[in-house]
RNA sequence: GCAGAGUAGACUGUGGAGCGUUAAGUGUCCGGUGAACAGGGAGUUGUCACCGGGACGAAAAGAGCUUUUCUUGCGGUUCCACGGUCGCAUCCCGCUGC
Numbered sequence: 001g002c003a004g005a006g007u008a009g010a011c012u013g014u015g016g017a018g019c020g021u022u023a024a025g026u027g028u029c030c031g032g033u034g035a036a037c038a039g040g041g042a043g044u045u046g047u048c049a050c051c052g053g054g055a056c057g058a059a060a061a062g063a064g065c066u067u068u069u070c071u072u073g074c075g076g077u078u079c080c081a082c083g084g085u086c087g088c089a090u091c092c093c094g095c096u097g098c
Stems, first nucleotide, its partner, number of pairs: 001098004009086010019075003028054008039093004060072004
């Protein structure tokens, strides 16, 4: 000098267990606080979490009935398991091979 390995995480498929359907959640915008980002260091205008606020906004049906329970749906719904795809913004050093 050239090539390569490796994380958190993101997205997605399948399965399972929940939550909501009396609308929470998800998504979106603004402000604030904080956290993480390959073995080491630094680290964003990127990512995530929490708090406050704004706008938008929904799919129920059947059965049972002493209870508000069960079934089938629905929700850019939550978590878990397995599989797939992508994968340190970036900089410096290190590791493996040549």
The RNA shown here (THF (Tetrahydrofolate) riboswitch aptamer) has 98 nucleotides and comes from a bovine gut metagenome. RNAcentral holds the sequence, with entries from MGnify. Its mean pLDDT, the model's own confidence on a scale to 100, is 77.